Predicted 3D model of a 76-nucleotide RNA (transfer RNA) from Candidatus Methylospira mobilis. It matches the Rfam family "tRNA". It is annotated as a transfer RNA. Rfam links the family to the GO term triplet codon-amino acid adaptor activity. The sequence is in RNAcentral, with records from ENA. Its mean pLDDT, the model's own confidence on a scale to 100, is 80. Taxonomically the source falls in Candidatus Methylospira (Bacteria, Pseudomonadati, Gammaproteobacteria, Methylococcales).

RNA sequence: GCCCCGGUAGCUCAAUCGGUAGAGCAACUCACUUGUAAUGAGAAGGUUGAGGGUUCAAUUCCUUUCCGGGGCUCCA
Numbered sequence: 001g002c003c004c005c006g007g008u009a010g011c012u013c014a015a016u017c018g019g020u021a022g023a024g025c026a027a028c029u030c031a032c033u034u035g036u037a038a039u040g041a042g043a044a045g046g047u048u049g050a051g052g053g054u055u056c057a058a059u060u061c062c063u064u065u066c067c068g069g070g071g072c073u074c075c076a
Stems, first nucleotide, its partner, number of pairs: 001072007010025004019056001028042004049065005
């Protein structure tokens, strides 16, 4: 330098052919308990890495860029 994969809630990950962004865990609240843990219930938590474009509508398509991982080539 070129190619591929990934970046989404605090963490680990989903999201079909573009059509209301979800789950588990953690934390929080409540119940249970003498109390704690465990268990059950509930509520909350998001600029989908960033910018731009297409579209009535973008996590999804196009483009630029940043970060992480892997492969290839060249030089030393």